[in-house]
Context: one part of a larger RNA
RNA sequence: GCCAACGAGUCUAUGGUAAGGGUUUGCUUAAGCUCUACGGAGCGGAGGCAUAGGGAAACCGAGUCCGAAAGGGCGUUUCUAUCCUUACCAUAGGACCCGAAGCCAGGCGAGCUUGCCAUGGGCAGGGUGAACCCCGCCGAAAGGUGGGGGGAGGCCCGAACCAGUUGGUGCUGCAAAACCAUUGGAUGACCUGUGGCAAGGAGUGAAAAGCUAAUCGAGCCUGGGAAUAGCUGGUUCUCCCCGAAACAGCUUUAGGGCUGGCCUUCCUCUAUAGGGUACCGGAGGUAGAGCACUGGAUGGAUCUGCUCGGCUUCGCGCUGGCUUAUCCAACCAAACUCCGAAUGCCGGUAUUCCUGGAGGAAGAGUUAGACUAUGGGGGCUAAGCUCCUUAGUCGAGAGGGGAACAGCCCAGACCACCAUCUAAGGUCCCUAAAUCCUCGCUAAGUGUUUUUAAAGGAAGUCUUCCUACUAAGACAGGCAGGAGGUUUGCUUAGAGGUAGCAAUCCUUUAAAGAGUGUGUAACAACUCACUGCCCUAGUGGGAAGGCACCAAAAAUUCACGGGGCUAAGCGAGGUACCGAAGGUGUGGUCCCGUUAUAGUUUUAUAACGGGAGGUAGGGGAGCAUCCCGAUCGUGAUGAAGGCAAGUCGUGAGGCUUGUUGGAACGGUCGGGAGAGAGAAUGUUGGC
Repeated sequence: GCCAACGAGUCUAUGGUAAGGGUUUGCUUAAGCUCUACGGAGCGGAGGCAUAGGGAAACCGAGUCCGAAAGGGCGUUUCUAUCCUUACCAUAGGACCCGAAGCCAGGCGAGCUUGCCAUGGGCAGGGUGAACCCCGCCGAAAGGUGGGGGGAGGCCCGAACCAGUUGGUGCUGCAAAACCAUUGGAUGACCUGUGGCAAGGAGUGAAAAGCUAAUCGAGCCUGGGAAUAGCUGGUUCUCCCCGAAACAGCUUUAGGGCUGGCCUUCCUCUAUAGGGUACCGGAGGUAGAGCACUGGAUGGAUCUGCUCGGCUUCGCGCUGGCUUAUCCAACCAAACUCCGAAUGCCGGUAUUCCUGGAGGAAGAGUUAGACUAUGGGGGCUAAGCUCCUUAGUCGAGAGGGGAACAGCCCAGACCACCAUCUAAGGUCCCUAAAUCCUCGCUAAGUGUUUUUAAAGGAAGUCUUCCUACUAAGACAGGCAGGAGGUUUGCUUAGAGGUAGCAAUCCUUUAAAGAGUGUGUAACAACUCACUGCCCUAGUGGGAAGGCACCAAAAAUUCACGGGGCUAAGCGAGGUACCGAAGGUGUGGUCCCGUUAUAGUUUUAUAACGGGAGGUAGGGGAGCAUCCCGAUCGUGAUGAAGGCAAGUCGUGAGGCUUGUUGGAACGGUCGGGAGAGAGAAUGUUGGC
């Protein structure tokens, strides 16, 4: 891992609701007793419910309580009641099942380990050479010095022994702590044998909460005990009907609850009802707007105050700053409003389309929501962010589109069909359907589903408009001229159109600047403005719009899904077609309602109308297993069980046949459950 078997809402008591049944002369017994064919039967009225309520009570009573009373509350006037059974639910119990870490009690442990006690054992070899003693020499002595002996030490080196430093190996190991190399101690607070003592909130501890038998911040075993678990996991057959919530309030509450909201079932009421639409009547202060209030804030004028600064002819003469207020102009506001919608909300009337609505009883689940769009708050007008509003979808929703993709677009799947029409979206190929029609735009592979793009830049190109010049010849180009006073004045070493400053006139002209650039040290030289001629028909400037260009960098593939496309791109218009579980058609199943017929209600049949996505969850109807009662049957001419085929049923499942098997089994009507397995790191066994 697989297979098989086992594996989870049970039982008791009490209560509630519903259904069925018994009695109603109200119902009913409990303990207990008697009998028994052991299945049960009889007795037993203590007690309980009901028969009257009201009051805290005394108490009164179809009334009673409060109150001085008035008046009011709960009752009376009939809904019988009660017992049993069943279903569902609640409460108490292990209470659907498995699962703690823990707490407490009583025992068992110091053959591991810690410490201690008693009694034994062990430590190769080598080195160093304390005290002390003896001798020589020196010295007056104290003493010094040398030699010899001696053999101290938690001394040194290093085996046994004890330890476990560093690295490696091992890590389904040789081993639940080892092996190899290396390392520390090795006469000591040393190591060790045997016997003994100390234990669970206790021991022991050169102290690490270490150790106390591979277990220690409280050992192990058994018990209390099925501890508790607002937590995680799991919870077993079928079909049919309906179908949520992820919100509010409160909560030592926030991943749990309680009540309400939303769902289901039954009963009663409602049709002048509920929902939609139209009209009518209302309340209101949002969007917008405005500045009349409250505040903010800009410019101008005037004004108040401070005398704060500068100038000054000194005269508050001129000018500036701060400050106060008024006026004018133009503004801003969630906590401003002189104003003020659309929607929405409430009520009324009408109408047709839809079918709800209210109350009661019982059963729930839900209270982690998600995204998209919309109006907002928070944040950075960040987030697949967060919190509200109003909708939608997902959740609990399949199908088509979107390349793929819960929340987007279309559309709500009872079943069948090799029928048909459409939606979104598409129609060159992958790939079903237009290489469709008409008119424009784009040249960038822009684009092809704007899934990235902006400021800014730009004789890209198309359209519209305004304007200037132009056959009295424009624009571009060619040829020619482009002069004189003058080298203007100043400045400067120089400044001659062309470093800089000031001025920028006059003359001759067809025209020519006290000069547009290049250039020189300064001149010169070239060039431009401006003019003539040649040429010949448009040439400049501006505004708006469309589509393109640059700006433009990312990690596996160049990436529109791909191929590819100049349309198969973009804009406008049109006609076809494709396209879904949508609509329609044909056939079938089930459910609900109405009507009709049959029938005692239940029910059956038919017609008509409506419906059948579904998680949590509610309701209904069934299948199968084991056992029991009654009844009817099968079986050695082969039961159950196994295997296979066929067949019936919407399904759970049933039946038949063949074969295997070799002794029990089934139908019907009732009853009762240890009553259905794929999941629980499920349990046991097998492989």
Predicted 3D model of a 687-nucleotide part of an RNA (large-subunit ribosomal RNA, domain II) from a Minisyncoccales bacterium. Model confidence (mean pLDDT): 83 of 100. Lineage of the source: Bacteria > Bacillati > Minisyncoccota > Minisyncoccia > Minisyncoccales. RNAcentral holds the full RNA, with entries from ENA.